The prediction has a mean pLDDT of 81. This is a predicted structure of a 325-nucleotide part of an RNA (large-subunit ribosomal RNA, domain IV) from Mallocybe sp.
[in-house]
Context: one part of a larger RNA
RNA sequence: AAGUUGUUAAGGAACUCGGCAAGUUCACCUCCUAAGUUUGACGAUAAGAGGAACCUUAAUAAAGGUGGCACAAAAUCGGAGGCCCCGACUGUUUACUAAAAACACAACACAGUGCAAUCAUACAAAUGGUAGUAUACUGUGUGAAAUUUGCCCGAUGCCAUUAAUAUAAGAGAAGUUAUGGUAUACUAUUACUGUGACUUAUCGAAAAUCUGGUUAAUAGCGGUCUUAACUAUGAGGAUCCUAAGGUAGCAAAAUCAGUUGGCCAUUAAAUGUGGUCCGGUAUCAAUAAUGUAACGAUGGUCUCACUGUCUCGACAACUUGCUCA
Numbered sequence: 001a002a003g004u005u006g007u008u009a010a011g012g013a014a015c016u017c018g019g020c021a022a023g024u025u026c027a028c029c030u031c032c033u034a035a036g037u038u039u040g041a042c043g044a045u046a047a048g049a050g051g052a053a054c055c056u057u058a059a060u061a062a063a064g065g066u067g068g069c070a071c072a073a074a075a076u077c078g079g080a081g082g083c084c085c086c087g088a089c090u091g092u093u094u095a096c097u098a099a100a101a102a103c104a105c106a107a108c109a110c111a112g113u114g115c116a117a118u119c120a121u122a123c124a125a126a127u128g129g130u131a132g133u134a135u136a137c138u139g140u141g142u143g144a145a146a147u148u149u150g151c152c153c154g155a156u157g158c159c160a161u162u163a164a165u166a167u168a169a170g171a172g173a174a175g176u177u178a179u180g181g182u183a184u185a186c187u188a189u190u191a192c193u194g195u196g197a198c199u200u201a202u203c204g205a206a207a208a209u210c211u212g213g214u215u216a217a218u219a220g221c222g223g224u225c226u227u228a229a230c231u232a233u234g235a236g237g238a239u240c241c242u243a244a245g246g247u248a249g250c251a252a253a254a255u256c257a258g259u260u261g262g263c264c265a266u267u268a269a270a271u272g273u274g275g276u277c278c279g280g281u282a283u284c285a286a287u288a289a290u291g292u293a294a295c296g297a298u299g300g301u302c303u304c305a306c307u308g309u310c311u312c313g314a315c316a317a318c319u320u321g322c323u324c325a
Base pairs, nucleotide, nucleotide: 001320002319003318004317005316006315007314008313010311011310014309019306028051029050030049031048036042038144053066054065055064056063057062067071079304080303081302082301083300084299086296087295091103092102107142108141109140110139111138112137113136119128120127121126146290147289148288150221151220155218156217157214158213159212160211170203171202174199175198176197177196178195179194180193181192182191183190222240223239224238225237226236249283250280261277262276263275264274265273266272
């Protein structure tokens, strides 16, 4: 000097990004327990209050006594509460920087699938699905329960239907040309029968085009002008565009900036937190919306208790290193 452990006057978070770390609390018994709530062995060990050793009489009671500085005598052994965000919950996860608000979940919805099922593995055979059968299985999305889930099918996708058009591969009437064979006939034609190349009428599927449907499919959800007896506001009116023009709800929010928004509460003091207002022109309804009991090694904020975190350091023991002897 560093480390580990412990003690510390007065104060008690003034420390700090932040009570990080440390400390407080702690087991048992008797009482007593709020708001809220999905009524539950919920919240709850809520919170809070008190007791405690040993001996004798006695016998779960009650009374008397004894010893110590100290009786839960050591060790073990929850600090508590209020408000808010997110996620319902128990669970899962980045083995070696992330445990979470991420994943999963029960539940809800949609789509597919009639069993030799859709689907998955696989060259195939086969196997799983399943020794199951639509209250099943597969895929996708949301993510308990509660209250709800608005408008839009124009675009993209998917589903369904129908006629027509031009075609692809392919089929193919006919023609032109080259060529092989056979027969006649006697070296030249004719007839029959094949093959190739070229031209080509015609026929010829799905998809597309067309007509509808579908949003808990992918997505999307306006502008201008004007208006009420001061002003302001704009219930109302006019007009253009659109498939339809953002509904209910919530809102300076985990939600661009403006912004440390305005007001109220909290504080001596508040870019914090809570409540409220609200053009959020970039909120918004299963890419779910809103509120919520319980739960959380989640995040934010406040109060009590507690403390060397701090004011502001000090001391002790042990360990290590260095210097000196």